Predicted 3D model of a 106-nucleotide RNA (SAM riboswitch aptamer (S box leader)). The RNAcentral record of the sequence draws on Rfam and Ribocentre. The same sequence occurs in records of 2 taxa.

[in-house]
RNA sequence: UCCUUAUAUAGAGCCGGGGGAGGAAACUGGUCUUACGAUCCCGCAGCAACCUCUUGCUUAUAAAGAAGGUGCUCAGUCCAGCAGAAAUAGUUCUGAAAGAUAAGGA
Numbered sequence: 001u002c003c004u005u006a007u008a009u010a011g012a013g014c015c016g017g018g019g020g021a022g023g024a025a026a027c028u029g030g031u032c033u034u035a036c037g038a039u040c041c042c043g044c045a046g047c048a049a050c051c052u053c054u055u056g057c058u059u060a061u062a063a064a065g066a067a068g069g070u071g072c073u074c075a076g077u078c079c080a081g082c083a084g085a086a087a088u089a090g091u092u093c094u095g096a097a098a099g100a101u102a103a104g105g106a
Stems, first nucleotide, its partner, number of pairs: 001106007013044001015043004022033003027081004045073003050069002052066004077098001082095005
């Protein structure tokens, strides 16, 4: 980098140091955020429980606990874009695609 499978509206930073302009994956449109210093890096703290471990049950799951490997800590993956359904329409809903994370594989 690619493939497969699973997940998603919950939760958790008004912290310290660095740094100094955009950031919210990319493009377009919207919306939000940012010199009261964001995004990002380091530290600390926290959340969750995919893998893992323990208990117990077992044909197999489900369950409870821990927190070693990851991940995460504005807004539903911020919203739309493609397809379908409802509606005169604004719009709403469902699905896909793309992206993210985990586990496995090439």